[in-house]
């Protein structure tokens, strides 16, 4: 100098810096009325693209593997096209639609992802 993702910028303290604490801003998530709206044992819910099928291994659960699939990602931005990847993982705990006011929580982590055309910015 880039990618994916909300996960970045500033300030102070300590300090050669780096780190680590705090606050502030900016992006991000949850809770939380009226009104509508829905039905709690096959519990139900949240975060995120990552839901759903189907097949083998036992024909039933678990798990595991394979094939696909909603959908999501490919380097200035958007739409076309074609290729290539990903379709994971964790959380709350009996409990939460929507929800304005208010409350309150995060700002990790992992990378090396490509051509073609129109447009348009830098």
């Nucleotide at each position: 100098a880039g990618c994916c993702g909300a996960a970045a910028u500033c300030c102070a303290u300590u300090a050669a810096g780096a780190a680590a604490u705090g606050g502030a801003u900016g992006c991000g998530g949850g809770g939380g009325a009226a009104c509508c709206a829905a039905u709690u044992c096959c519990g139900g819910g949240g975060c995120g693209u990552a839901u759903u099928c189907c097949a083998u291994a036992a024909u039933a659960g678990a798990u595991a593997u394979g094939g696909a699939u909603a959908g999501g990602g490919u380097a200035c931005u958007u739409c076309c096209a074609a290729g290539c990847c990903c379709g994971a993982g964790c959380c709350c705990g009996a409990c939460a639609g929507c929800u304005a006011a208010c409350c309150u929580c995060g700002u990790a982590g992992g990378c090396a992802u490509u051509u073609g055309g129109a447009a348009g910015g830098g």